[in-house]
RNA sequence: AGAGUUUGAUCCUGGCUCAGAACGAACGCUGGCGGCGUGCUUAACACAUGCAAGUCGAACGCGAAAUUUUUCUUCGGAAAGAGAGUAGAGUGGCGCACGGGUGAGUAACGCGUAAAUAGUCUACCCCUGCAUUUGGGAUAACCCACCGAAAGGUGGGCUAAUACCGGAUACGUUCUUUAUGUUGCGAGACGUAGAGAAGAAAGGUGGCCUCUGAUACAAGCUACUGUGCGGGGAGGAGUUUGCGUACCAUUAGCUAGUUGGUAGGGUAAAGGCCUACCAAGGCGACGAUGGUUAGCGGGUCUGAGAGGAUGAUCCGCCACACUGGAACUGGAACACGGACCAGACUCCUACGGGAGGCAGCAGUGAGGAAUAUUGCGCAAUGGGGGCAACCCUGACGCAGCGACGCCGCGUGGAUGAUGAAGGCCUUCGGGUCGUAAAAUCCUGUCAGAUGGAAAGAAGUGUAUAUGUGUUAACAGCGCAUAUAUUUGACGGUACCAUCAAAGGAAGCACCGGCUAACUCCGUGCCAGCAGCCGCGGUAAUACGGAGGGUGCAAGCGUUGUUCGGAAUUACUGGGCGUAAAGCGCGCGUAGGUGGUUUGUUAUGUCAGAUGUGAAAGCCCUCGGCUCAACCGAGGAAUUGCAUUUGAAACUGGUAGGCUUGAGUACGGGAGAGGAGAGUGGAAUUCCCGGUGUAGAGGUGAAAUUCGUAGAUAUCGGGAAGAACACCGGUGGCGAAGGCGGCUCUCUGGACCGAUACUGACGCUGAGACGCGAAAGCGUGGGGAGCAAACAGGAUUAGAUACCCUGGUAGUCCACGCUGUAAACGAUGGGCACUAGGUGUGGAGGGUAUUGACCCCUUCUGUGCCGGAGCUAACGCAUUAAGUGCCCCGCCUGGGAAGUACGGCCGCAAGGCUAAAACUCAAAGGAAUUGACGGGGGCCCGCACAAGCGGUGGAGCAUGUGGUUCAAUUCGACGCAACGCGCAGAACCUUACCUGGGUUUGACAUCCCCUGACCGCCAUGGAAACAUGGUUUUCCCUUCGGGGACAGGGUGACAGGUGCUGCAUGGCUGUCGUCAGCUCGUGUCGUGAGAUGUUGGGUUAAGUCCCGCAACGAGCGCAACCCCUACCUCUAGUUGCUAACAGGAUCGGCUGAGCACUUUAGAGGAACUGCCGGUGUUAAACCGGAGGAAGGUGGGGACGACGUCAAGUCCUCAUGGCCUUUAUACCCAGGGCUACACACGUGCUACAAUGGCCGGUACAAAGGGCUGCGAAUCCGCGAGGAUGAGCUAAUCCCAAAAAGCCGGUCUCAGUUCGGAUUGGAGUCUGCAACUCGACUCCAUGAAGGUGGAAUCGCUAGUAAUCGUGGAUCAGCAUGCUACGGUGAAUACGUUCCCGGGCCUUGUACACACCGCCCGUCACACCACGAAAGCUGAUUGUACUAGAAGUCGUCGAGCUAACCCUUCGGGGAGGCAGACGCCCACGGUAUGAUUAGUGAUUGGGGUGAAGUCGUAACAAGGUA
Repeated sequence: AGAGUUUGAUCCUGGCUCAGAACGAACGCUGGCGGCGUGCUUAACACAUGCAAGUCGAACGCGAAAUUUUUCUUCGGAAAGAGAGUAGAGUGGCGCACGGGUGAGUAACGCGUAAAUAGUCUACCCCUGCAUUUGGGAUAACCCACCGAAAGGUGGGCUAAUACCGGAUACGUUCUUUAUGUUGCGAGACGUAGAGAAGAAAGGUGGCCUCUGAUACAAGCUACUGUGCGGGGAGGAGUUUGCGUACCAUUAGCUAGUUGGUAGGGUAAAGGCCUACCAAGGCGACGAUGGUUAGCGGGUCUGAGAGGAUGAUCCGCCACACUGGAACUGGAACACGGACCAGACUCCUACGGGAGGCAGCAGUGAGGAAUAUUGCGCAAUGGGGGCAACCCUGACGCAGCGACGCCGCGUGGAUGAUGAAGGCCUUCGGGUCGUAAAAUCCUGUCAGAUGGAAAGAAGUGUAUAUGUGUUAACAGCGCAUAUAUUUGACGGUACCAUCAAAGGAAGCACCGGCUAACUCCGUGCCAGCAGCCGCGGUAAUACGGAGGGUGCAAGCGUUGUUCGGAAUUACUGGGCGUAAAGCGCGCGUAGGUGGUUUGUUAUGUCAGAUGUGAAAGCCCUCGGCUCAACCGAGGAAUUGCAUUUGAAACUGGUAGGCUUGAGUACGGGAGAGGAGAGUGGAAUUCCCGGUGUAGAGGUGAAAUUCGUAGAUAUCGGGAAGAACACCGGUGGCGAAGGCGGCUCUCUGGACCGAUACUGACGCUGAGACGCGAAAGCGUGGGGAGCAAACAGGAUUAGAUACCCUGGUAGUCCACGCUGUAAACGAUGGGCACUAGGUGUGGAGGGUAUUGACCCCUUCUGUGCCGGAGCUAACGCAUUAAGUGCCCCGCCUGGGAAGUACGGCCGCAAGGCUAAAACUCAAAGGAAUUGACGGGGGCCCGCACAAGCGGUGGAGCAUGUGGUUCAAUUCGACGCAACGCGCAGAACCUUACCUGGGUUUGACAUCCCCUGACCGCCAUGGAAACAUGGUUUUCCCUUCGGGGACAGGGUGACAGGUGCUGCAUGGCUGUCGUCAGCUCGUGUCGUGAGAUGUUGGGUUAAGUCCCGCAACGAGCGCAACCCCUACCUCUAGUUGCUAACAGGAUCGGCUGAGCACUUUAGAGGAACUGCCGGUGUUAAACCGGAGGAAGGUGGGGACGACGUCAAGUCCUCAUGGCCUUUAUACCCAGGGCUACACACGUGCUACAAUGGCCGGUACAAAGGGCUGCGAAUCCGCGAGGAUGAGCUAAUCCCAAAAAGCCGGUCUCAGUUCGGAUUGGAGUCUGCAACUCGACUCCAUGAAGGUGGAAUCGCUAGUAAUCGUGGAUCAGCAUGCUACGGUGAAUACGUUCCCGGGCCUUGUACACACCGCCCGUCACACCACGAAAGCUGAUUGUACUAGAAGUCGUCGAGCUAACCCUUCGGGGAGGCAGACGCCCACGGUAUGAUUAGUGAUUGGGGUGAAGUCGUAACAAGGUA
């Protein structure tokens, strides 16, 4: 520090996800040791049991018992002593408000920080001054009696105090008051001097005899301690204030003690804290009130920081103590282990009544994913009481449990290659686990055993000694010092030594990318994985296992949560033309912001100082535990707040100027700016009249409709409403919406010019207010045309549409409402700055002119082009989307949704504001390359057109589908499967079926044994084969044996036309013989990519030329190759025969020849070369000449990059899988030849351009020894017999046919046509039944030119005619090759199909056979509405009123004080009563919120449902 994921690819926007760190964690697997930490986050749920707050005899009065000793005894017992002034309870003092726990409540002066207290209190502690006087009456304990189950209580009697009460005295205390000083802005505060009034106390212990007294060492003295009244300190507490402190505005108004004042009460203390009266205030958009959530801080986690999240352990503060209320005591509480009342709950009970509060430490139950021992000790630290010893202390110190966290250590080290065995993989060679192990030599941490053994301890007390203080004192006491002695829970722990022994100690996750790490097997969209993208449908590095590897390690993973990455809320540090995002527009309030200059001030700002910012923590340095974690010491920091001293540039305030911003006045012209009134012509429709006759209208074509009752057309007249042609213009005006005939009235704004004036008056603008197209709504008018709805006619599969004929609201006017639009420049407003060019509207200046122009220029509008700059790109570009400043609005993934609920507005329709659950990993912008378009342009092709002949109809042949079958083997399926693989299925082929057999196999290699094998015969059999018999003895040899072959055997293996063409090679088809497809370098672009290859011409062609940021090159095109057309040369047999010759045979037959034809080799020839024209002086095209051939002469071979997961595993090859007495092999028979039917490809026809008969002519190219087979004979014929010749320019197949000549038939199912069937044959073959071909005789079907549709062909072509060949024993209408005869037509490119190039649109990229929308149906999910129902919280009104404080009364009761005549009275108090306040509760009525609800609404999601086709191309109606 980034990465993955939207796309075919790219850039951007944007979300989702990952890598990091952390945790009081939990879960899974695993687990050796130690140190230091840490441990109910949930039910502030309920709690058994034990402990957690007591102590003081030096405040006080009482005061046992067990046991034991002694004495007495009536033996029952009694008394006394010791135990013991002990235990114990009680009075009294201090403590119990600390310490410990928890976070329910609380959004608050609760907390934090800084202040105030001139408005307060403070027990114990420290310092200090003074005092400590004199009296009195009770009461618990105890005893007696009584009540109660208990808890507990009542009455009577006795007694003490440092308990209680009265009196005295008193300061520098308090109050009142007088005078006065100091201080403060002030209210006032603090002093000084005086007067008056009020207010205290308690003793205890030790010692002593100096004083006093003396019976007593006490009433005296003294020491210590306690007590009282003051002053001061320290620490603590109360109260108040500034600032800071969560979310919701779908909470906008709240408030009656409310805000203030006066007086009083109350408190330690200010104060509406409380009461009475008076006033009517107070709070709030800088967020009151209400709701939700929450203890706050130091800190903790994260982060570069700013921030964000958090508030366990430790520290500070607050709040709480079963729930609610209220008080008492006290210095302090409204009190965790106190009390009262009410409530809920639990327990006891004799049913009358009582008891209790673990959010103290342990522990239990419950809840929960989850959190420990009913431990030891007061040894240390700290706390309470005590003079002290000491006691108490679940605070605390320790130990126990838990890998919960952090830190440290170990599980061994060295050597060791035959690279062992074994596992796994393998290309079978090997590789890897792996120096790893074994083995050898060492070491000794931890654990184990034995032994030794700390620090933590300072004190305190006691004893002795010394010094010192107090005192009358050498008592005593206090203090200090020394010596001795006494105190350890942890714990015989840390630590040390010795012993033995490699011995007891490694797992977890991951290995497709992100992300370090790869193979095999299993599985087969199953099982499963998954953080995101995504894996799995038979070769899975992604599932499960294994081997190996990677990472971390006593842990490792997973889950959850927080921060980070995320600049993804942007202060640091983002955006808004098209990605989400500028309010439709204005006016303007608050607010924000603001020109220039001078003075002043000191709000912000800056600098210094002071105080504070607790400790701990973080950071730095040093130190202590062997290190570390941990701990200690010091420092730094604590960015803050407050006070104070300065500075004065900027900001703010204030005072005063200035004129440039802004405005006013004056003069001009421009304009569909607005409102109202009037007015004009054209057109449409309607009405009236005339002319006139059969149609009009409408459409793609029609029909509905109108018209003989007279339409349409045309002429004249009239009526009505609406809109204003031409001018008219990216012209004008307006803030926007918007504004268009002409005239008048009223009125707003902008612009230009020249002076004068005001003097910052400016800009923006949350709310508020106003304007605001169309449609819509209300009331009343109006209504010509147009026209939702509606009706009809068409179209269509349908057509609730598009088209047509009609037609109502509406459109128009007036008044009112609505308040929205793609209200768009998809671009908020203002100011300033930053190259230009060119139009146009308005006003002005200069120059010039008779003048309009032209030209130069200023201001203000409005357009286009374009540079820098900006932008993701497109683009914007002085009218910014550039560069800056100010203000406002808005955005934060897609969907759900601009929806629900709530609120506000509206008559309604609806508008404004505006979520969530759930769901997806995308949604999106711009640009790129393709593909596509019922987009465009250019061009080509038998593509259409023009022609000729076919197919589709018939019969047959053949292939396919389907069906059938035991099997009808398999493959091929639009073009590009279907006379295709098959250049030839009777057996074989053959892969299929049935049956019979074989198992190392029909075939290959290796090993062992035997032997020649083969053959022949017999039997069985359908054969394969089996059994038996017989015959024979291969080659080489170094004689050991070897080789070939055959038989038998063993196992490795053979075999498979079994599967996968979607694992493959090779081959092939197709687009397409279409003209395209690319590369290097350069250039352009952020990039995908572009350029080149586009453009202008031209071509069959990316063929060539020209131009050009391109320049070159490659694969294709063309050419080179073959055939053919002309000529030359060479050569001349088997070919040829012109000349010569021969010939009984008249045939180049023979001699001869190679001239010709021809054969087959080498050459030539054609190149737009020549001429003319056109064209850019080009390429090229057109015409012509010559030529056998003319513009690639004709034909063939040749097929670019690629596409179709095209075809083929059944040609061959091949990975993997499957099979192995079978899916292999052999054999016989059957099947591939089936047959209702459908399709493709063909043949033959339907006839006279023909059929039949007779005669007669002319080819080319092939084939032939298992062959072609002449001639002759036989047969009607197929053919047979015989067999010449030929291994072929020699012989044969071989007859070419159409044609020509002659004859016949005469338009008919025929002398056309030949299917079908019967009979008889021939040939091949082992064999023609299933199932061959051919021949003869007989038979003589359909068919009379073929619907929709569709195919081929542009010249030696179509059409037509025959011939050969391959395969092959035989079998062709198929395939293939050859020649003969030999046309018609092409105007042309609008249309159909296919293709090429350019361009355009795109939501397509599996690429239009694409994508995709909505209803309906089904399943699931969350949400809304809903008659209601049930809770929770809360407001208001009334009621009720426990305990308690306060107030009033107080008849009853009453020790202390006063008075008294001693009877009593008074003061005071108590019980009790009443009153105010008030908790729980009750009634009524609201509000908010939660749950639930028949039914209902839309929404979302879901491999293969239905209906249509709305959108994306002009998406077929943009």